[in-house]
RNA sequence: GCCUCAGUAGCUCAGCUGGUAGAGCAACGCUCUUGUAAAGCGAAGGUCAGCGGUUCGAGUCCGCUCUGAGGCU
Repeated sequence: GCCUCAGUAGCUCAGCUGGUAGAGCAACGCUCUUGUAAAGCGAAGGUCAGCGGUUCGAGUCCGCUCUGAGGCU
C1' cells in the first nucleotide's frame, strides 16, 4: 500500500426484504426478610463510530474518514 470483517444502552449481543431501536447481565427503586443474598415486580438508560449522499423514510443502501481484529505483498 491492498483486501476482508467488526463498531448499536455501563458490559455481551440481536435488529429479517429500508417503515416506531430491542434482549440478557450490571446498576437503581419497590415487594419479600430481623438483616443480607436469592426470587418477583417496576422504571430508567441510545448523536446506532464520525461526516456526507440516495430515498417520502436509513441501524440497514452508497461514498469518504476514524478505531479495532485478521489476511496479502

The prediction has a mean pLDDT of 82.
Transfer RNA from an Armatimonadota bacterium, 73 nucleotides, folded computationally.
Its Rfam family is "tRNA". By type it is a transfer RNA. From the family's description: Transfer RNA (tRNA) molecules are approximately 80 nucleotides in length.